[in-house]
Molecule: Lysine riboswitch aptamer
Organism: uncultured Eubacterium sp.
C1' cells in the first nucleotide's frame, strides 16, 4: 500500500401510510373592553372602540420537521458528539441565536436495556450521561483436544472453554 471482518453494523435517498391533529388558521355569533402581530432585542412598521388579545358557541379545516417497514446506494471512524475558526441561508433593516457546509482538534470497538438531562408534539427518534447484559478483536495467564516428531522425555505449532487487561491511529491476510 491493496484486500478484508464483527452484526438488530453505520449513514444517505425515498417516504404511498400513519402521527402532527380536529392543532395552527379562517367564518359567523355571544358577552367583554385596548391591546395584539412581524421567531429574540432595538429600530422601524402593520391591525385596532367601524372593537384588539383572550374566552365560549357553531361551522370550514391545513402544513413543516421527524418517522416504522419494504427498496435503492455509499460503507467499516462506517459515523456520531464536545469545542474553535470560516463562509452561507432565514427575518423589512442592524444585532445575537438557531440551522447548514467545510476544516482543526478531543472523546466514542459496537448492539442492547434501565435510571437522569437535552432537543421533539410524543412511551416514535435522535443525542449525552451512569451503571448493567451480549458481542467481535488483540494481548497476558491457563488449556480438553490435535498436530508434526517419535524409543521415551524435553521443546516446537494449532487450539475448544475460562479469567485478567486494553482500544478503531485498532485487528486480520498479503
Nucleotide at each position: 500500500g491493496u484486500a478484508g471482518a464483527g452484526g438488530c453494523g453505520c449513514g444517505g435517498a425515498c417516504g404511498c401510510g400513519a402521527u402532527a391533529a380536529g392543532u395552527a388558521u379562517c367564518c359567523a355569533g355571544u358577552g367583554u373592553g385596548a391591546u395584539g402581530c412581524c421567531g429574540c432585542u432595538g429600530u422601524g412598521g402593520c391591525a385596532g372602540a367601524u372593537g384588539a388579545a383572550g374566552a365560549c358557541u357553531g361551522g370550514a379545516g391545513a402544513a413543516a420537521g421527524g418517522u416504522a417497514a419494504a427498496u435503492c446506494c455509499g460503507c467499516c471512524g462506517a459515523a456520531g458528539u464536545g469545542g474553535g475558526c470560516a463562509a452561507g441561508u432565514a427575518c423589512a433593516c442592524a444585532g445575537a441565536u438557531c440551522c447548514u457546509u467545510g476544516u482543526c482538534u478531543g472523546c466514542u470497538g459496537g448492539u442492547u436495556c434501565u435510571g437522569g438531562g437535552g432537543a421533539g408534539a410524543a412511551a416514535a427518534u435522535c443525542u449525552u450521561u451512569a451503571g448493567g447484559a451480549c458481542u467481535g478483536u488483540c494481548a497476558u495467564c491457563a488449556a480438553c483436544g490435535g498436530g508434526a516428531a517419535a524409543a521415551a522425555g524435553c521443546a516446537c505449532c494449532c487450539a475448544a472453554c475460562g479469567a485478567u487487561g486494553g482500544a478503531g491511529a485498532g485487528c486480520u491476510a498479503c